Predicted 3D model of a 72-nucleotide RNA (transfer RNA) from a marine sediment metagenome. RNAcentral holds the sequence, with entries from MGnify. Rfam family: tRNA. Rfam classes the family as a transfer RNA. Rfam links the family to the GO term triplet codon-amino acid adaptor activity.
[in-house]
RNA sequence: GCCAGCUUAGCUCAGUGGAAGAGCAAUCGCUUUGUAAGCGAAAGGUCCCGAGUUCGAAUCUCGGAGCUGGCU
Numbered sequence: 001g002c003c004a005g006c007u008u009a010g011c012u013c014a015g016u017g018g019a020a021g022a023g024c025a026a027u028c029g030c031u032u033u034g035u036a037a038g039c040g041a042a043a044g045g046u047c048c049c050g051a052g053u054u055c056g057a058a059u060c061u062c063g064g065a066g067c068u069g070g071c072u
Stems, first nucleotide, its partner, number of pairs: 001071007010024004018055001027041004048064005
């Protein structure tokens, strides 16, 4: 230099056009003499950034940034 993949909650990841979820963690409660485990509840998101397409974009297109891998 060229090519490909990835970027979504604190962490690991779903979600391929009708507007975002799970597990774990953390918080609160129940249970226990107490702790752990278990159960329940609530909370937590500018979906990496910008532009475009569309009635509507996490999702499609273009540009940029970061990370990973391959080739030279």